[in-house]
RNA sequence: AGAGUUUGAUCAUGGCUCAGAUUGAACGCUGGCGGUAGGCUUAACACAUGCAAGUCGAACGGCAGCAGAGGUAGCUUGCUACCUGCUGGCGAGUGGCGGACGGGUGAGUAACGCGUAGGAAUUUACCUAUUGGCGGGGGGUAGCCCAGAGAAAUUUUGAUUAAUACCGCAUACGUUCUACGGAAGAAAGUGGGGGCUCUUAGGACCACACGCCAAUGGAUGAGCCUGCGUUAGAUUAGCUAGUUGGUUAGGUAAAAGCUAACCAAGGCGACGAUCUAUAGCUGGUCUGAGAGGAUGAUCAGCCACACUGGGACUGAGACACGGCCCAGACUCCUACGGGAGGCAGCAGUGGGGAAUAUUGGACAAUGGGGGCAAGCCUGAUGCAGCCAUGCCGCGUGUGUGAAGAAGGCUUUCGGGUUGUAAAGCACUUUAAGUAGGGAGAAAGGCUAUAACGUUAAUAGCGUUGUAGAUUGACGUUACCUGCAGAAUAAGCACCGGCUAACUCCGUGCCAGCAGCCGCGGUAAUACGGAGGGUGCAAGCGUUAAUCGGAAUUACUGGGCGUAAAGCGCGCGUAGGCGGUUUGCUAAGCCAGAUGUGAAAGCCCCGGGCUCAACCUGGGAACUGCAUUUGGAACUGGCAGGCUAGAGUACGGUAGAGGGUGGUGGAAUUUCCGGUGUAGCGGUGAAAUGCGUAGAUAUCCGGAGGAACAUCAGUGGCGAAGGCGGCUUACUGGACCAAAACUGACGCUGAGGUUCGAAAGCGUGGGGAGCAAACAGGAUUAGAUACCCUGGUAGUCCACGCCCUAAACGAUGUCAACUAGACGUUGGGUUCAUUAAGGAACUUAGUGUCGAAGCUAACGCGUUAAGUUGACCGCCUGGGGAGUAUGGCCGCAAGGUUGAAACUCAAAGGAAUUGACGGGGGCCCGCACAAGCGGUGGAGCAUGUGGUUUAAUUCGAUGCAACGCGAAGAACCUUCCCAGCCCUUGACAUCCUGGGAACUACUGCAGAGAUGCAGAUGCCUUCGGGAACGCAGUGACAGGUGCUGCAUGGCUGUCGUCAGCUCGUGUCGUGAGAUGUUGGGUUAAGUCCCGUAACGAGCGCAACCCUUGUCCUUAGUUGCUAACAGGUUAAGCUGAGAACUUUAAGGAGACUGCCGGUGACAAACCGGAGGAAGGUGGGGACGACGUCAAGUCAUCAUGGCCCUUACGACCAGGGCUACACACGUGCUACAAUGGGUCGUACAGAGGGUUGCUAAGCCGCGAGGUGGAGCUAAUCCCACAAAACGACUCGUAGUCCGGAUUGGAGUCUGCAACUCGACUCCAUGAAGUCGGAAUCGCUAGUAAUCGUGAAUCAGAAUGUCACGGUGAAUACGUUCCCGGGCCUUGUACACACCGCCCGUCACACCAUGGGAGUGGGUUGCACCAGAAGUAGCUAGACUAACCUUCGGGAGGUCGGUUACCACGGUGUGGUUCAUGACUGGGGUGAAGUCGUAACAAGGUAGCCCUAGGGGAACCUGGGGCUGGAUCACCUCCUU
Repeated sequence: AGAGUUUGAUCAUGGCUCAGAUUGAACGCUGGCGGUAGGCUUAACACAUGCAAGUCGAACGGCAGCAGAGGUAGCUUGCUACCUGCUGGCGAGUGGCGGACGGGUGAGUAACGCGUAGGAAUUUACCUAUUGGCGGGGGGUAGCCCAGAGAAAUUUUGAUUAAUACCGCAUACGUUCUACGGAAGAAAGUGGGGGCUCUUAGGACCACACGCCAAUGGAUGAGCCUGCGUUAGAUUAGCUAGUUGGUUAGGUAAAAGCUAACCAAGGCGACGAUCUAUAGCUGGUCUGAGAGGAUGAUCAGCCACACUGGGACUGAGACACGGCCCAGACUCCUACGGGAGGCAGCAGUGGGGAAUAUUGGACAAUGGGGGCAAGCCUGAUGCAGCCAUGCCGCGUGUGUGAAGAAGGCUUUCGGGUUGUAAAGCACUUUAAGUAGGGAGAAAGGCUAUAACGUUAAUAGCGUUGUAGAUUGACGUUACCUGCAGAAUAAGCACCGGCUAACUCCGUGCCAGCAGCCGCGGUAAUACGGAGGGUGCAAGCGUUAAUCGGAAUUACUGGGCGUAAAGCGCGCGUAGGCGGUUUGCUAAGCCAGAUGUGAAAGCCCCGGGCUCAACCUGGGAACUGCAUUUGGAACUGGCAGGCUAGAGUACGGUAGAGGGUGGUGGAAUUUCCGGUGUAGCGGUGAAAUGCGUAGAUAUCCGGAGGAACAUCAGUGGCGAAGGCGGCUUACUGGACCAAAACUGACGCUGAGGUUCGAAAGCGUGGGGAGCAAACAGGAUUAGAUACCCUGGUAGUCCACGCCCUAAACGAUGUCAACUAGACGUUGGGUUCAUUAAGGAACUUAGUGUCGAAGCUAACGCGUUAAGUUGACCGCCUGGGGAGUAUGGCCGCAAGGUUGAAACUCAAAGGAAUUGACGGGGGCCCGCACAAGCGGUGGAGCAUGUGGUUUAAUUCGAUGCAACGCGAAGAACCUUCCCAGCCCUUGACAUCCUGGGAACUACUGCAGAGAUGCAGAUGCCUUCGGGAACGCAGUGACAGGUGCUGCAUGGCUGUCGUCAGCUCGUGUCGUGAGAUGUUGGGUUAAGUCCCGUAACGAGCGCAACCCUUGUCCUUAGUUGCUAACAGGUUAAGCUGAGAACUUUAAGGAGACUGCCGGUGACAAACCGGAGGAAGGUGGGGACGACGUCAAGUCAUCAUGGCCCUUACGACCAGGGCUACACACGUGCUACAAUGGGUCGUACAGAGGGUUGCUAAGCCGCGAGGUGGAGCUAAUCCCACAAAACGACUCGUAGUCCGGAUUGGAGUCUGCAACUCGACUCCAUGAAGUCGGAAUCGCUAGUAAUCGUGAAUCAGAAUGUCACGGUGAAUACGUUCCCGGGCCUUGUACACACCGCCCGUCACACCAUGGGAGUGGGUUGCACCAGAAGUAGCUAGACUAACCUUCGGGAGGUCGGUUACCACGGUGUGGUUCAUGACUGGGGUGAAGUCGUAACAAGGUAGCCCUAGGGGAACCUGGGGCUGGAUCACCUCCUU
């Protein structure tokens, strides 16, 4: 410090997720030791048991228990009983002090509760300092005793008694009150000691110690008040009657409505009152670079609480955790009458929960309470126990050791890896174990004694010193030493990317994984296991939570044209901000000082535990607050000026600015009348409709309503919405010029308020046209639509509502600054001018382009989206949803404000490359058109589908499968089926044994394979060897078994279409672009020109083959012109090399020449010459790529599968089936023909297992025959259409030949299933073919025959060959396919795309809902325990007073006020639940349509109204975030 994830890719926006640190944690697996810290976060739920607050006999009366002493009695002579408070001491009691601390918890509390800084009107036991005192009396009462009630708790009466308990009196330095005269108010003694004096012999008295009273200070603690800070919600906006203030009185320790009466009507609140929800606050802790965010366990400060609620008492202090009273709930005891209790103290129990420990030791230390002290008490505390809960430290060995052992895993079978790892050898002993030693924490206190102080004192007490005997829970302590032995000690997670670490096996969208992206459908580095590796380590992972990353709430530090986001527009309140100058001030601001900011913690420097964690000393820091001193630049305040902002006055200008009255013409409609006749109207085409009752058309006249053509213009005006004939009067604003006046009067603007298109609503008018709804007609699968004919609200006016729009520049208002160019509207100045008109400058608008700059890009660019300032509004992932609910507004429709649960990992912006469009432009192709001939109808052939079958083997399936693999299934082929049979095998290699291998024959069995029986070799160095067959063993063979979606190779297709790319450079943030686009041209990215491109590659073309002309060479088997011979004839012969031809080489054609067009180009058009002319014709040749195209059955091959079978052999059957459908062909339907007879002319092939001549036989297929030929020689082999004759005469025929019967031929082991051919006979359908569809542009189509491959035989197929030989192309509108440019896109699996809504089903959360049940709370009323205060006619009463009667005072009772619980009624709010119901979300491949994305097939969208199964449709107004074409306007050159 970043990374993954939206896309085909890119940039930016934006969310989700990860890597880090942390925790009072929990869970899973595992677990050696020590130190140190921590340990109910949940039920402030309920608690058994024990302990947690006592102490003082030096305050008191005393003596129950214990011990001692003394005495008495009994006797057993050391025991029992009794007595004596005599002593040590002491239960219970009176009294004092302490139980207000310490310890726990966080329920309540949004508050002066806490934090911080201050303040004045208070108190403070014990402590400390000072001043002054402690005199003299009195009356009671616990206890004890007697008696009584009760189960108990407890309680009653009587008698008696003490005090440092209680009450008077006296005194009063100071204290309090005061009318300044005065008045009021106190105390307590105890202990040990003692020289003098006194004595009732107890003491008095004295001093000391402790204590007491009054008062004043201090210290400490506490109470009170104030400024500032302290969570969220406005879907909580008004709250408040003791409320705010005053007077008087009361009250308190103390100020105060704290309380009461009276008076006034205040107080708080948008700077958030009140209400609701949540919460103890802080120092700190975690995180973070910081600012912040989260948090408030342990430790420390404060607060609150103590079963729940209320209350007071006592006291210095409480409204009191282990006190009291009352009410309530709960638990327990009970004799049923009544009582007792409060672990949120320490342990512990139950319960809750994912989850949190021992019913331990000790007061040795530290601290606290009581005490003079010793000592006592102390679950505070100090220790131990449990727990890997955290942090820190240590260990589980070290060195050597290659045969790189064995085993595991893997492998390309060679190896690699585990791995120096182990074993082995040599060492070490920390920790654990065992044995021994052994600190420190201990100071005090006690006893004795010395000095000093106090004192009369050598008592006593205090301080210091000396000596002595002692005090340790932890503790078997820390620590040290010895002993033995590698001995006792390693796991967990992960290994697709992020993210370090890879292979094998299993599984087969299953099982499963997953933090995000995602993995798994037969080769999974992602699941499970294994081997190996990586990371951390006594831990490791997971889960939960916080911060970070997240600049993703942005103070530091974000945004708002299109991504989420500018209010529809003004006016204006509060608030915020504010021109220039002078002076004063000092609130803000700056600097210094002082106080405070507790300690601990963090940080720095040291120190102590062997280190560290931990502990400890010092410092710094605590960014804050307060006080004070100084400064005066800036902001603020006050005062005085200025004129540049703003405004006023004077003079002009333009304008659809607003409201008001009047008025005009054109047009539509309608009415009356005339003319006139059969249609009109409407559409893509129609129909509904109107019309012979006279329409439409046309003419005259009338009525009525609405809107204002041309001018008209990115022209004008207005804040926006918006505004358009002419005109009257009324009225708002803007601009210009000049520079008179005011003197900052300004900007923005939360709330508030005005205006606000269209639609809509209310009342009353009006109603021509148009037109939601509605009706009819069409279209359609349907058509609740688009189209047509009608048509009502409405549109118009007046008044009143509504308040929303894509109310848009999707751009808030104001101000300043920052290049220009060109238009246009209004005004002004100057120049020039005959005029129309012009030039320059300036100002206010309104446009286009553009510099810098900005922007993610698109784009913006003085009219900013640039650079700045002021103020306001708004945004924070998508959906749910602008929905629900509540409030406000509205007559309603609805508007405004406005969530959550749940769900997804995206949603969205700009631009790029493609693809696509029922977008555009240009171009090509037998693509259409123009033609010729077919297919589709018939019969047959052949292939396919389907069906059938034991099997009908398999593959190919739109074009690009279907006369395809198959250039040829009777057996074989052959894979398929039923059956027989073999198992190292039919085929290959290796090993062993024995062998006569092999060939041919014979016999027997069998369907055959096969089995059984007989005969026979070569070479040799004589050892044997080669080949072959047999038997055996195991490695292996074998598989047309699967996967063409694991592959190679080969092939098809787009397409012989003209394209596909690269290097360097340049442009762009980038994907990418440029080049390759543009203007021409071409068959062509062919060439030329232009050009931020310049070059290059694969394709095109050419080079290759063939054909067309000529030349040269050569001349047999081919040829024959001339010469000669010769035949009936014939290159037959001599000969020739001219011709044809054969096969080698060459020439030729290049837009080369001429003319024209073109841009002086490329090129095109025409012409000449030429055998051939613009690629001459034909072929081979197929760019980058697409289709997971085809093929595992040509071959090869990974993986999987079979191995007495999915392998091999054999014979038979099948691949040839047949209601049917399709493809490709053949033959026809006839006269351009059929038949018969005759005559002529090819090319290219094949041939020895062959082609086979002549001759002879057969009607024929063919037979016989055997010459010739290994081929320019011989044969196949007669070419056929054609031509010349004759016949048939339009008919199911002399057309057509299917089918069937009979007879044959050939091939072959064999023609039954299932061959071809011949002859005789038979003679079906068919008379030119519906919708639709195919081929072809010249030697082509059409037509005619010939040959070859395969092959024993078997073509209508395939491949090749020649003969005869046309028609048509105006042209590119349309169909199909393709290429280039451009445009839109929500597509990228790329339109066979994407995608919307209803309905049906399942699940989830949520709203409404008759209600129902809880919580909480307001108001009104009833009620009123305990307690306090007031009153008191009842009862009782020790201290004081008394005139002795009584009084004062007190207690009880009664009553009034206040008040808790409780109750009644009525509201608010919140939670849960609810028959039914609404929409929403998510789901596998459901149903109906096709609304959106392209002009999405009716452009879409916004507001509004109506309608409809649904998406939606229609009307009105608006927007461009609409394609295309045209026009207008403007800009650049």
This is a predicted structure of a 1533-nucleotide RNA (small-subunit ribosomal RNA) from an uncultured prokaryote.
The sequence is in RNAcentral, with records from ENA.
The coordinates come from a structure-prediction model, not an experiment, and the mean pLDDT is 84.
It matches the Rfam family "Bacterial small subunit ribosomal RNA".